[in-house]
Transfer RNA from a Patescibacteria group bacterium, 72 nucleotides, folded computationally. The sequence is in RNAcentral, with records from ENA. Model confidence (mean pLDDT): 80 of 100.
RNA sequence: GGGCAAUUAGCUCAAUGGCAGAGCGUCUCGUUUACACCGAGAAGGCCGCAGGUCCGAUUCCUGCAUUGCCCA
Repeated sequence: GGGCAAUUAGCUCAAUGGCAGAGCGUCUCGUUUACACCGAGAAGGCCGCAGGUCCGAUUCCUGCAUUGCCCA
C1' cells in the first nucleotide's frame, strides 16, 4: 500500500427497513437467623462518527475512525 471482517447495555452476543432484546452482571423487594440458591421487579443504549437513499435506517449505500485477520 491492497483486500476481508467486526463495532449494539458494565461483559458476551442477537435483532428480515416498521416501538432496540437476551444471558451474565448491578440495584430493590420477597424468602433465610444470616449468606447463597430461588422468585418478583427496576435501572442501565442518542445501536462507533458523519453524510446519503427512503414515508420510515441498528438494518441499505458512501466516507472516516478503531480493532482483528490475510496479501505485498